[in-house]
RNA sequence: UGGUUAUCAAGAAAGGCCGAGGGAUUAGACCCGCUGAAGCCUUAGCAACCCUUUAAUUUUAAAGAAGGUGCUACGUUCUACCGCUUAGCGGAUAGAUGACUC
Numbered sequence: 001u002g003g004u005u006a007u008c009a010a011g012a013a014a015g016g017c018c019g020a021g022g023g024a025u026u027a028g029a030c031c032c033g034c035u036g037a038a039g040c041c042u043u044a045g046c047a048a049c050c051c052u053u054u055a056a057u058u059u060u061a062a063a064g065a066a067g068g069u070g071c072u073a074c075g076u077u078c079u080a081c082c083g084c085u086u087a088g089c090g091g092a093u094a095g096a097u098g099a100c101u102c
Stems, first nucleotide, its partner, number of pairs: 002101007013043005021032003026080004044072003048069003051064005076094001081091004
C1' cells in the first nucleotide's frame, strides 16, 4: 500500500518557530486565517480502538489507566449518488481513526 472489520451528532488547550493559506478532492457553497492559516517542536488535555479488571459466556456491559496509536473550529462543515412519508429523514459511496491480516 491492499483486504476485512468497528466507530464517526459527544469530548478536549496554551507557548515557541514559520509566514499564506486551510477545512480529503472532482464541483458548488459556506466558514476559518497577518487578532497569524497549514506545517514543525514542547507541554497540557480528551478518550474511540488495542490494553487491564469485574460480570456475562453467542453477542456484550461497566469501570480503570494513559502503555501503543489517535484526536483537541463549524455533524466527517454542508450538498452531489439512491430511496422515502421530501424545508427533512434514512441508506450507500468516499474519507478519517483503531484492530487484525496478505
Annotation:
This is a predicted structure of a 102-nucleotide RNA (SAM riboswitch aptamer (S box leader)) from a Flavobacteriaceae bacterium. The RNAcentral record of the sequence draws on Ribocentre. The coordinates come from a structure-prediction model, not an experiment, and the mean pLDDT is 76.